The RNA shown here (SAM riboswitch aptamer (S box leader)) has 103 nucleotides and comes from a soil metagenome.
[in-house]
RNA sequence: UCUUAUCCCGAGUGGUGGAGGGGACGGCCCGAGGAAGCCCGGCAACCGGCAGUAGCCUGCUUGGUGCCAAUUCCGGCAGCGGAAGAGCCGCUGAAAGAUGAGA
Repeated sequence: UCUUAUCCCGAGUGGUGGAGGGGACGGCCCGAGGAAGCCCGGCAACCGGCAGUAGCCUGCUUGGUGCCAAUUCCGGCAGCGGAAGAGCCGCUGAAAGAUGAGA
């Protein structure tokens, strides 16, 4: 970089650490009542393993990842609908991004 699946569920009153964080932009938020990071803990079940099943698939979790504010926090592009003086609102899809598996 490409392909593909998923992204309104779930997860701490802990230790350490000290000011930042939520990808970028625009918003809007979180944060000294303590951010990021690290440790522990937890969630989940993509891959693996094990068990069950004719199969679809289901269950479990010592392994490999991942994840643990807000829908992927919301928006930006397109379509449809609503409202309307104008800002705007709703739905669907894309784009972008994240993660897994494969190349």

Annotation: Rfam family: SAM riboswitch aptamer (S box leader). Rfam's curators write: The SAM riboswitch is found upstream of a number of genes which code for proteins involved in methionine or cysteine biosynthesis in Gram-positive bacteria.